Predicted 3D model of an 83-nucleotide RNA (transfer RNA) from a Planctomycetota bacterium. Its mean pLDDT, the model's own confidence on a scale to 100, is 80. Its Rfam family is "tRNA". By type it is a transfer RNA. Its family is annotated with triplet codon-amino acid adaptor activity in the Gene Ontology.
[in-house]
RNA sequence: GGACAGGUGCCCGAGCGGCUAAAGGGGAUGGGCUGUAAACCCAUUGGCGUAAGCCUACGUAGGUUCGAUUCCUACCCUGUCCA
Numbered sequence: 001g002g003a004c005a006g007g008u009g010c011c012c013g014a015g016c017g018g019c020u021a022a023a024g025g026g027g028a029u030g031g032g033c034u035g036u037a038a039a040c041c042c043a044u045u046g047g048c049g050u051a052a053g054c055c056u057a058c059g060u061a062g063g064u065u066c067g068a069u070u071c072c073u074a075c076c077c078u079g080u081c082c083a
Stems, first nucleotide, its partner, number of pairs: 001082007010026003018066001027045006046055003059075005
């Protein structure tokens, strides 16, 4: 340099244009159980809010669309292969 695969929450990871603040697992926090701990069970885990709801968000920047994590373009980064 070329070809491909990928980048999602604290970590791993799933994700069909709308049903997604986003499955599942781990971790963390709170609670239950226990004499204590571990294990197990429940809840929470972006921000504001009692709630309803609102805002922001899937590498970065644009584009398409009524609507984008999902489609398109460029760039950045990671991995594999070729040279």